Small-subunit ribosomal RNA from an uncultured organism, 1492 nucleotides, folded computationally.
RNA sequence: AGAGUUUGAUCCUGGCUCAGAACGAACGCUAGCGGCGCGUUUCAGGCAUGCAAGUUGAACGGUACCAGGCCCUUUUGGGUGCUGACGAGUGACGCACGGGUGAGUAACGCGUAGGUAAUCUACCUAUUGGACUGGGAUAGCUCUACGAAAGUAGGAUUAAAACCAGAUACAUUUAUCUAAUCUUAAGAUUAAAUAAAGAAAUGUCUAAGCCGAUAGAUGAGCCUGCGUUAGAUUAGUUAGUAGGUGUGGUAAUGGCGCACCUAGGCAUCGAUCUAUAGCCGAGUUGAGAGGCUAAUCGGCCACAUUGGAACUGAGACACGGUCCAGACUCCUACGGGAGGCAGCAGCUAAGAAUCUUCCGCAAUGGUUGAGAGACUGACGGAGCGACGCCGCGUGAAUGAUGAAGGCCUUUUAGGUUGUAAAAUUCUUUUAUAAUAGAUGAAAGUAUAGAUAUAGUUUAUGCUGACCGUAUAUUAUGAAUAAGGUCCGGCUAACUACGUGCCAGCAGCCGCGGUAAAACGUAGGGACCUAGCGUUGUUCGGAAUUACUGGGCGUAAAGGGUAUGCAGGCUGUUAUAUAAGUCAGAUGUGAAAGACCCGGGCUCAACCUUGGAAUUGCGUCUGAUACUGUAUAACUUGGGUAGCUGAGAGGAAGUCGGAAUUCCUGGUGUAGGGGUGAAAUCUAUAGAUAUCAGGAAGAGCACCAGUAGCGUAGGCGGACUUCUGGCAGCUUACCGACGCUGAGGUACGAAAGGUAGGGUAGCAAACAGGAUUAGAGACCCUGGUAGUCCUACCUGUAAACGUUGUAUACUAGGUGGUGGAAGUUUAAUAUCUUUCUCUGCCGGAGUUAACGCAUUAAGUAUACCGCCUGGGGAGUAUGCCGGCAACGGUGAAACUCAAAGGAAUUGACGGGGCCCCGCACAAGCAGUGGAGCAUGUUGAUUAAUUCGAUGAUACGCGAGGAACCUUACCAGGUCUUGACAUAUAUCUGACGCACAUAGAGAUAUGUGUUCUCUUUUGAGCAGAUAUACAGGUGCUGCAUGGUUGUCGUCAGCUCGUGCCGUGAGGUGUUGGGUUAAGUCCCGCAACGAGCGCAACCCCUAUUCUUUGUUGCUAACGGGUAAUGCUGAGCACUCGAAGGAAACUGCCGGUGACAAACCGGAGGAAGGUGGGGAUGAGGUCAAAUCAUCACGGCCCUUAUGACCUGGGCUUCAAACGUGCUACAAUGGGUGGUACAAAGAGUAGCCAACCUGUGAAGGGGAGCCAAUCUCAAAAAGCCACCCCAAGUUCGGAUUGGAGUCUGCAACUCGACUCCAUGAAGUUGGAAUUGCUAGUAAUCGCACAUCACCAUGGUGCGGUGAAUAUGUUCCCGGGGCUUGUACACACCGCCCGUCACAUCACCCGAGUUGAAUAUACCCGAAGUAUCCGGGCUAACCCAUUUAGGGGGGCAGGGUCCGAAGGUAUGUUUGGCAAGGGGGAUGAAGUCGUAACAAGG
Repeated sequence: AGAGUUUGAUCCUGGCUCAGAACGAACGCUAGCGGCGCGUUUCAGGCAUGCAAGUUGAACGGUACCAGGCCCUUUUGGGUGCUGACGAGUGACGCACGGGUGAGUAACGCGUAGGUAAUCUACCUAUUGGACUGGGAUAGCUCUACGAAAGUAGGAUUAAAACCAGAUACAUUUAUCUAAUCUUAAGAUUAAAUAAAGAAAUGUCUAAGCCGAUAGAUGAGCCUGCGUUAGAUUAGUUAGUAGGUGUGGUAAUGGCGCACCUAGGCAUCGAUCUAUAGCCGAGUUGAGAGGCUAAUCGGCCACAUUGGAACUGAGACACGGUCCAGACUCCUACGGGAGGCAGCAGCUAAGAAUCUUCCGCAAUGGUUGAGAGACUGACGGAGCGACGCCGCGUGAAUGAUGAAGGCCUUUUAGGUUGUAAAAUUCUUUUAUAAUAGAUGAAAGUAUAGAUAUAGUUUAUGCUGACCGUAUAUUAUGAAUAAGGUCCGGCUAACUACGUGCCAGCAGCCGCGGUAAAACGUAGGGACCUAGCGUUGUUCGGAAUUACUGGGCGUAAAGGGUAUGCAGGCUGUUAUAUAAGUCAGAUGUGAAAGACCCGGGCUCAACCUUGGAAUUGCGUCUGAUACUGUAUAACUUGGGUAGCUGAGAGGAAGUCGGAAUUCCUGGUGUAGGGGUGAAAUCUAUAGAUAUCAGGAAGAGCACCAGUAGCGUAGGCGGACUUCUGGCAGCUUACCGACGCUGAGGUACGAAAGGUAGGGUAGCAAACAGGAUUAGAGACCCUGGUAGUCCUACCUGUAAACGUUGUAUACUAGGUGGUGGAAGUUUAAUAUCUUUCUCUGCCGGAGUUAACGCAUUAAGUAUACCGCCUGGGGAGUAUGCCGGCAACGGUGAAACUCAAAGGAAUUGACGGGGCCCCGCACAAGCAGUGGAGCAUGUUGAUUAAUUCGAUGAUACGCGAGGAACCUUACCAGGUCUUGACAUAUAUCUGACGCACAUAGAGAUAUGUGUUCUCUUUUGAGCAGAUAUACAGGUGCUGCAUGGUUGUCGUCAGCUCGUGCCGUGAGGUGUUGGGUUAAGUCCCGCAACGAGCGCAACCCCUAUUCUUUGUUGCUAACGGGUAAUGCUGAGCACUCGAAGGAAACUGCCGGUGACAAACCGGAGGAAGGUGGGGAUGAGGUCAAAUCAUCACGGCCCUUAUGACCUGGGCUUCAAACGUGCUACAAUGGGUGGUACAAAGAGUAGCCAACCUGUGAAGGGGAGCCAAUCUCAAAAAGCCACCCCAAGUUCGGAUUGGAGUCUGCAACUCGACUCCAUGAAGUUGGAAUUGCUAGUAAUCGCACAUCACCAUGGUGCGGUGAAUAUGUUCCCGGGGCUUGUACACACCGCCCGUCACAUCACCCGAGUUGAAUAUACCCGAAGUAUCCGGGCUAACCCAUUUAGGGGGGCAGGGUCCGAAGGUAUGUUUGGCAAGGGGGAUGAAGUCGUAACAAGG
């Protein structure tokens, strides 16, 4: 420090996710030791048991218990406070500390800085002064009574450092009064006077204690500035409320309380209300700023079962005190009582989850005491828990037959685990055992000294829970000690097997559907290590809330426009001030923590000295540039006046013509209207058309213009009136008067609403007609609200420049509008300059790009508004506005990993342009109808083997299924096998012939029968055994090879350069041209490659050479005839090699090009005709059944053999063909002309037989020699005469021929007989542009036989093309796109089903809170106090009285409780509603292309 994820790819925006650190953690697997820390985050739920606050006999009366002494003594004795001590009690101090918890609290609670001149402070310290004289009680104890208990009542009696009275007293308090000094101040301090009031505790020598006053220290109270969570869907709140006067109260100020008076106080700088929360030092994260947290330790606060209250006291409204009320628990004799672990342990509950009912006061600290000491769950320690941090160990060195085993692989073997192990040598931390054994201890006190009897000091003795612990030494022996997670990318680390969208994984992207590095296991590897992973939470990464440090034209985001209060900001100059600001000094910012230099535990964690830091706040002093404030000026911002000008700016009124519709009348006759085409409609009751007249309402053609005006919405006939703003020019005046603007206010299109008018045209709704599968639409005919006017409401729009307002600055060019000046003119023309407004282009700059660019989206400033992933949703709910419709404000649950912007390449479009093709058109012949052949589907079957299936399957694989083929079915058989290789052992030939059984395979039997050799053996064959063979079994979606198709279409790419952030572009586009990316020209491109063309073959002309088996012109011979023969090679022809055609020549067009058009010559003319040749790619196209091959499967069978059957079935459908329907024909007879092929298991002549298929026969030929072989259509002649025929030949019967072991299933052919459908074929559809279509026959491959199919060959031989609008396919450019599996794409909504969360909801049930009222405990205050009453006084001699007090009662206040009415917020809920999600549901097709 970044990375993954939106796309085919790219850049951007933007969310989601990951890598880091941390934790009071929890869970899973695992676990050797030690040190230091930490340990109920949940129910402030409830608690059994024990302990946590007592001490003091040197305050007191005393003596229940214990020990000792003493006395008596009868003994299991009794007595005695005498001593040590001491239960209970009176008193004193403490119990307000320490310890726990975080419920409440949004507050002067906390933090920080101050104030207290508005206060108190026990114990402690210092100074100073004092302690006089008296008195009466009471607990205890004892007696009596009540009660279950807790406890209570009464009598008698007693003490004090308990209580009370009096005296005295100051530097005390209060009141009055005087003076001085000080202070910001209500005042403070000092001094004086008068009056009143106020103390004490003793004791026993010492010690210790008591009282008044002053001061200190410590602690506490109160007040103030500043800071301190969220919500405005909480906007108003408050009656003791705000203030005053008086009085009370308090330690003290104060509405703290009360009476009266005033009517204030708080609040958008967020009051009130609601929710949440103890605050801080700090912890954690972060570069920092910041964010989050509030465990342990420390400071403060609050609380102690819930609520209330006071008492005591220096201090409490009191955790282990009191009283009352509520809830709960316990005891009870039912009458009453007792209790409070949020102290330490522990229990229970809850929960994912958090410890021992331990030891000790030895240390530190606390209370008390004169002290010893006592008490102390504070504390010091130990125990449990890997909960965290830190440290140590589980051995070290050597060791290659690279052992065995495991795993993998290309397997005679190699790799890896791996120096790892074994083995040898060494060490002993740790462990176990034994021995030794600390520091922490200092004091106090006792004894003995010194000193001043003190303080202090010297010496000796004494005190350890932890603990026989840490540590040390010795002995034993590698001995006692390694796991967890991960290995697709992010992210370090890979293989095998299993599984087969299953099981499962997953933080995100995503893996898994038979070759999974992603699941599970194993081996190997990576990382960390006594731990490792997971989960949760926080910060980081995230500049993803942006102060540091973001944005708003199109990604989310500028308010519809203006005005303007508050607020924010604000021109130039000078002076003053010093609030902000800056500097210095000073106080504080507790300690701990963190940082730095050191120190102590063997190191570290841990502990610790010192420093720095603590960015803050206060005080004092200084500075004055800037901001602020005050004063004085200025003119440039702004404003005012003057002159001139343009304008659909606004409001009101008046007028105008054209058009439309309607009405009246005339002319006139059959349609009109409307549409893609129609119909509804209208018209003989006279329309439409046309002429004349009239009425009505609305809107203003041309001018008209990216022209004008207005803040925006918006404004358009003419004129008049009223009125707002703007621009230019020029001086003068005011003198910062300015900019922006939350709320507020005004304006604000269309539609809509209310009331009243108006209504010609148009026209939601509605009706009808069409269209359509439907048509609630588009189209047509009608038509009401509305559109118009007046008054009012609504307040929204893609209210858009999707661009807030204002100001300044920053190259230009070219238009338009309105002014001004100058030049020059006859001119108002022209030209130049300048100001305002308004367009286009373009540079720098900017931007993700597109683009913007002086009218900024550039550079800056000021202010406002708004945004923070998509959906849910601008929805729900609440509130506000509105008559309503609706508008404003405006969430969450849940869900997804994207949604989005710009640009790129493709593909696509019922987008555009250009071009081509038998693509259409123009023609010819067909198919589709019939019969048959053949292939396919389907059906059938034991099997009808398998494959091919739009174009690109279907006379296809198959170029030839009776057996074989054959892969299928039935049955019968074989198991190292029908076929290959190898090894071992044994046997011997193998074979041939015959016989028997069988459907055959096969089995059995008889006979016959080897070679070489070194005599071991080898070859060959068989048997046994083992490796293996075999598979037309599966996967063409694991593959190679081959093939089809787009398409013989003209395209597909690369190098370098250039452009772009990039994907990419350029080149390859453009202008011409071509069959062609063919060529030329131009051009940031220049070149090149694969394709095109050419090179190859056939064919058309000719030449040369050659001349048999070919040919025959001349010559000779011969025949009935024929190159038959001699001879020849001229011709034809065969074979080989040349020539020829290149837009070469001429004319025209074109751009002087490429090229095109025409012509000449030529056998052939513009690639002459035909063939072969198929770029890069597309279709997971076809083929595992040609072949090859990975993986899987079968192995007495999915292999092999045999016989028979099937592939040949047949209701139906489709493709491809043949034959026809006839006279351009059929039949009969005669007659003519090819090419290219094939042939020895062959072609087969002549001749003979047969009606014929054919048979017999046997010549010739391995072929320019012989044979197949007859070519057919054609031509000549005759018959047929329009019919189901002399057309057509299916079907069927009979008889045969041929092939072949074999024609039944199931062959071809022949003859005789039979003579079906069919009379030119619906929708639709195919081929063909010249030697082509059509038509005619011939040959060949396969092949025993079998051709309407296939492949070739020649004969005869047309018609048409004006053209590219349309259909199909293709190429190029361009455009749009929400497509990229690429339009067979994408995608919307209802309905149906399932699940989830939410909203409304009659109601129901909780909680909280407010107001009013009722009741009113305890208790303070106050009043009464007739009952009771020790201290003092009077009085009296024992009776009383006074004063005071107490019980009891009243009043105010007052908790809980109750009643009533609201408000807020939860739970549940019949039913209703929309939303989200969900491999294959329904209906349509709204959007994306002009999306029809």